Notes: SAM riboswitch aptamer (S box leader) from uncultured Nocardioides sp., 125 nucleotides, folded computationally. Taxonomically the source falls in Nocardioides (Bacteria, Bacillati, Actinomycetota, Propionibacteriales). The RNAcentral record of the sequence draws on MGnify. Of the family's consensus pairs, 97% are formed in the model. Its Rfam family is "SAM riboswitch aptamer (S box leader)". Rfam describes the family as follows. The SAM riboswitch is found upstream of a number of genes which code for proteins involved in methionine or cysteine biosynthesis in Gram-positive bacteria. The SAM riboswitch acts at the level of transcription termination control. The predicted structure consists of a complex stem-loop region followed by a single stem loop terminator region. An alternative and mutually exclusive form involves bases in the 3' segment of helix 1 with those in the 5' region of helix 5 to form a structure termed the anti-terminator form.
[in-house]
RNA sequence: UCAUCACGAGGGACUGAGGGAACGGCCCGACGACGUCCCGGCAACCGCCGCGAACCUCCUGCCACUGGCAGUCGCGGAAACGGUGCCAAUUCCGUCCCGGUGCGAAAGUCGCCCGGGGUCGAUGA
Numbered sequence: 001u002c003a004u005c006a007c008g009a010g011g012g013a014c015u016g017a018g019g020g021a022a023c024g025g026c027c028c029g030a031c032g033a034c035g036u037c038c039c040g041g042c043a044a045c046c047g048c049c050g051c052g053a054a055c056c057u058c059c060u061g062c063c064a065c066u067g068g069c070a071g072u073c074g075c076g077g078a079a080a081c082g083g084u085g086c087c088a089a090u091u092c093c094g095u096c097c098c099g100g101u102g103c104g105a106a107a108g109u110c111g112c113c114c115g116g117g118g119u120c121g122a123u124g125a
Base pairs, nucleotide, nucleotide: 001125002124003123004122005121010039011038012037013036014035018028019027020026022095023094024093025092040087041086042085045083046082048077049076050075051074052073053072059071060070061069062068063067096117097116098115099114100113102112103111104110
């Protein structure tokens, strides 16, 4: 910088008090959470396979070198093998902005609800 974040997937051993990034909420947790290890699983980001498109007029690599193939993009596939990731709750919800002919007697304010975007964060390349 780009992509994704509503789907999916848990057992055992050890340990023993906090954990869910911050704050607020709300949850999880001595019926043992969080964490570590082992095994298992999910998924399909990269890698891999197939098809198609573009390009070689610039650049890089390769070849059988007037040229061609790859790179790049799209679609599909496998999950046996490789590199990660993940396996409570939508990224658990909110936080900032916008919209609503939604609710509260409701025009404004306020609260709640719904939708969109953004920030932060996470993961991969």